[in-house]
Context: one part of a larger RNA
């Protein structure tokens, strides 16, 4: 000077509190840990690992086994020395590959040879998803969107170091104001940026029957404690007034010095090491999808605010050309079939939804709740669903009757519920990202858990 205290004082944060719904008990999916395995590759491990990397392991992905193969090599770049490239055909073979046969000469050229490609040889390289994240660049998590983090000059102290950055307000804020041996400044804060809520212009076809409206785009306005009261030296603070919005109007992007020797050599660089007929490479087939148990995060329930039929009614965001695919037509149905029309405010997924509204049933049960699991039948994708993919339909009807200790989210258009779309993608979501419908409770308050900040 800094960490630390079961020292103090002061502040704050869904930290408690006060409330709404969860998790922990079922079954399922998923990731993880153990154990099995020929291999279940690999990394992440409180908080800051566990639907994490992975926005999508059938083959490929693939890195991991097992068995076959190649050795200047799957890929680059120089030598030589043959041939155009290319095609098609035979044999062995699970492919890879290995051995052969035939067929075809093309471009530019000074006719010697040149590009582009293949094939043969030699070596110099090649290759490694092989080690180290405790050798590193870069990004990233985290304390934390928390108010800190330093400087340059002066002043004080032998010094290390103060001071300034402290006090008193006062703020979301080291915001500001007052003060003062300090005056300034610079990196955080706030501001500019995005989008939302309100109004005006101007454009409008693909939107609106039409002016007006709505919608779209693109420019302004509009909010400043600007007015009034009241406290107060000020910053500020409390209460009104107009207004679509009032004291930071909600939402976002944006993350200061620096801690974890935090994470990542498996996303790319790259240091050092170590393989080099193999720790490189190709094919196949299996594995990552096992399964006594444990643990993380979700689906779906256990019912009557409800479940089951018939009617009916409102969205927003997105996407689509090796695509979206419309009507009609077959099929309970997945879904065929058909092909119109659209590079999309035009067409189309997509009647653009589901909770919702109106009737009917059911009558409190292991049930007309609840769908797990299993049989058969069948549809789509793909060379190909056995191992290991999704759907449908019939028929089966497991656990479950609100879940101990203990835990978690969440202050408003928030939480809780409802469906809708994208991205990956041939198929494949209970995952992630975004859309929009319905829409509460409750905050007395800072004693006390946690966690941070400021002086002491």
């Nucleotide at each position: 000077u800094g960490a630390c205290g079961g020292g103090g004082a002061c502040c704050c944060g869904c930290a408690c509190a006060a409330g709404c719904g969860g998790u922990g008990g079922a079954u399922u999916a998923u990731g993880u840990u153990c154990u099995u395995u020929a291999a279940u590759u690999c990394g992440a491990u409180g908080a800051u690992a566990a639907c994490c990397g992975a926005a999508g392991a059938a083959c490929c992905u693939u890195a991991c086994c097992a068995g076959g193969g190649c050795u200047u090599g799957a890929c680059a770049u120089c030598c030589a020395g043959g041939g155009a490239a290319g095609g098609u055909c035979u044999g062995c073979g699970a492919a890879a590959g290995c051995a052969g046969a035939c067929u075809g000469u093309g471009c530019c050229u000074u006719u010697u040879g040149g590009a582009a490609c293949c094939c043969u040889g030699u070596g110099a390289c090649a290759g490694g998803u092989g080690a180290u994240g405790c050798a590193u660049g870069g990004c990233c998590g985290u304390c934390g969107u928390c108010a800190g983090c330093u400087c340059g000059u002066g002043u004080c102290g032998u010094g290390a170091g103060a001071u300034g950055u402290u006090a008193g307000g006062u703020u979301a804020a080291g915001u500001c104001c007052u003060u003062c041996a300090a005056c300034g400044a610079g990196c955080g804060c706030a501001a500019c940026c995005c989008u939302u809520g309100u109004g005006a212009a101007u454009a409008g076809u693909u939107g609106u029957a039409u002016u007006u409206u709505u919608c779209u785009a693109u420019u302004c306005a509009g909010a400043c404690u600007g007015c009034c009261c009241c406290g107060g030296u000020a910053a500020c603070g409390g209460g009104g007034a107009g207004g679509a919005a009032g004291g930071a109007g909600g939402g976002g992007a944006u993350g200061a010095u620096g801690u974890c020797a935090g994470g990542u050599c498996a996303g790319u660089a790259u240091u050092u090491c170590c393989c080099u007929u193999a720790c490189g490479u190709c094919c196949u087939g299996g594995g990552c999808u096992a399964g006594a148990a444990a643990c993380g995060u979700a689906a779906u329930a256990c019912a009557a605010u409800g479940g089951c039929u018939a009617g009916u009614a409102c969205a927003a965001u997105g996407c689509g050309c090796a695509g979206c695919g419309a009507a009609g037509c077959c099929g309970c149905g997945a879904g065929g079939u058909g092909a119109a029309g659209c590079a999309a405010a035009u067409c189309g997924c997509a009647u653009c939804a589901a909770a919702g509204c109106u009737a009917g049933u059911c009558c409190c049960a292991g049930u007309u709740c609840g769908g797990a699991u299993u049989g058969c039948a069948g549809g789509c994708u793909g060379a190909a669903a056995c191992u290991c993919g999704c759907c449908u339909g019939c028929a089966u009807g497991a656990a479950g009757u609100c879940g101990g200790a203990a835990u978690c989210g969440c202050u408003a258009g928030u939480a809780a519920u409802c469906g809708c779309a994208a991205a990956u993608c041939a198929g494949c979501a209970a995952g992630u990202u975004g859309c929009g419908g319905u829409g509460a409770a409750u905050a007395c308050g800072u004693u006390c858990c946690c966690g941070g900040g400021u002086c002491u």
Molecule: small-subunit ribosomal RNA, 3' major domain
Organism: uncultured bacterium